RNA sequence: UGGGGAUUAGUCUAGUGGUAGGACAACACACUCUGGAUGUGUAGGCCGAGGUUCGAAUCCUCGAUCCCCAG
Repeated sequence: UGGGGAUUAGUCUAGUGGUAGGACAACACACUCUGGAUGUGUAGGCCGAGGUUCGAAUCCUCGAUCCCCAG
């Protein structure tokens, strides 16, 4: 310098245009003599900025960070 890939909650992960879902963790409650385990519930997220669309995590453009390949 060129090409490709990834970015969703504290962590990991699903979601190819129509309600953002799950697991672990956290918190509350139940259970327990206490703790743990278990059960029920709660809060928390689309890398940034624009565009297309009735509607964007998803499509397009520009940018950011990280990884891979070639030179």

Transfer RNA from a Chloroflexota bacterium, 71 nucleotides, folded computationally. Its Rfam family is "tRNA". By type it is a transfer RNA. The RNAcentral record of the sequence draws on ENA. The same sequence occurs in records of 2 taxa. Its mean pLDDT, the model's own confidence on a scale to 100, is 82.